Molecule: transfer RNA
Organism: marine eukaryotic metagenome
RNA sequence: GCAAGGUAGCUCAGAGGUUAGAGCGGGCGCUUCAUAAGCGCUAGGUCGAGGGUUCAAAUCCCCCCCUUGCC
Numbered sequence: 001g002c003a004a005g006g007u008a009g010c011u012c013a014g015a016g017g018u019u020a021g022a023g024c025g026g027g028c029g030c031u032u033c034a035u036a037a038g039c040g041c042u043a044g045g046u047c048g049a050g051g052g053u054u055c056a057a058a059u060c061c062c063c064c065c066c067u068u069g070c071c
Stems, first nucleotide, its partner, number of pairs: 001070006009024004017055001026042005048064001050062003
């Protein structure tokens, strides 16, 4: 310098509007002699920072920071 990426504890979805979601994990309960599995409920997010565009931004634009790969 080029490319991809940064969203829940972890892995990721979401490509202008509806309340920001899934799986795993955590908590509580049911079930069991007990554990695991299964089932139900539940908590958890300033969407990397700042600014701009827009009636409206996780999403578009600018700049910066960080990670990975390539030269």